[in-house]
Description:
This is a predicted structure of a 95-nucleotide RNA (TPP riboswitch aptamer (THI element)) from Persicimonas caeni. NCBI's taxonomy places the organism under Bacteria, delta/epsilon subdivisions, Deltaproteobacteria, Bradymonadaceae, Persicimonas. Model confidence (mean pLDDT): 76 of 100. Rfam family: TPP riboswitch aptamer (THI element). Rfam links the family to the GO term thiamine pyrophosphate binding. The sequence is in RNAcentral, with records from Rfam.
RNA sequence: AAUAGUCGCCAGGGGUGCUGCACCAGCAGCUGAGAUUAUACCCUGAGAACCUGAACCAGUUAGCACUGGCGGAGGGAGCGCGACGCACACGAGUG
Numbered sequence: 001a002a003u004a005g006u007c008g009c010c011a012g013g014g015g016u017g018c019u020g021c022a023c024c025a026g027c028a029g030c031u032g033a034g035a036u037u038a039u040a041c042c043c044u045g046a047g048a049a050c051c052u053g054a055a056c057c058a059g060u061u062a063g064c065a066c067u068g069g070c071g072g073a074g075g076g077a078g079c080g081c082g083a084c085g086c087a088c089a090c091g092a093g094u095g
Stems, first nucleotide, its partner, number of pairs: 005084005010078001011044004016038001017030005050075003056069004086095003
């Protein structure tokens, strides 16, 4: 100085709402990466994946975290391994 990224593997974390048929299973519609088993999707400290605040506030909608605020608030799971690549070193290597 760099301490980004891509791919692969393993491990871990997370959510699954609203509306209609109609009460359950089931089916269809809306937003989304994902709407409850799909190992699929997303996220793992440069951590807004996700949770609390929250039966919150403003807007919008058939309705809904649908959009924004809240949020330079609080929590939250790998200082993982390998390859490519980047930077430094030019000796091994280190990040």